[in-house]
Parts: sequence; C1' cells; structure tokens
RNA sequence: GGGUCUGUGAGGUAGUCAGGAUAUCCUACCGGCCUUCGGAGCCGGUAACCGGGGUUCGAAUCCCCGCAGACCCG
Repeated sequence: GGGUCUGUGAGGUAGUCAGGAUAUCCUACCGGCCUUCGGAGCCGGUAACCGGGGUUCGAAUCCCCGCAGACCCG
C1' cells in the first nucleotide's frame, strides 16, 4: 500500500442481510419496599448506536469519506 471483518449504556449482548414510531436483555450503579442483617428477593430509575456527510416521509440498519482494532496479502 491492497483486501476482508468488527465498532451499540460503566462492562457484556440482541437487532443490521430484507429501513418503520418510546433501541433488547444480563451485570453494574442509584432510590424505595421487604428483611434480624444482607452482596438474597420485589418495584422503580440513570445510561448507548465510533465520527462526519448523503439518500429517504423515516437510518443502529442503505451509500460515501474518515477514525480505531483484528486478520490476510504484498
């Protein structure tokens, strides 16, 4: 330098192929209830689509350019 793949809350993960409204679940964290106590149980809450553009009524999803990482080729 060329190619393929990956990037979603604090951590992990579904959804992307075949675009539809408030983005899934687990853990963590915060608050409440319960409890002799509790890191157990129940209820509620906080928080994310790698960045920028484009297409579209509508984009995590499609297209383009980047960034980061993994692998292969030279």
Molecule: transfer RNA
Organism: Thermoplasmatales archaeon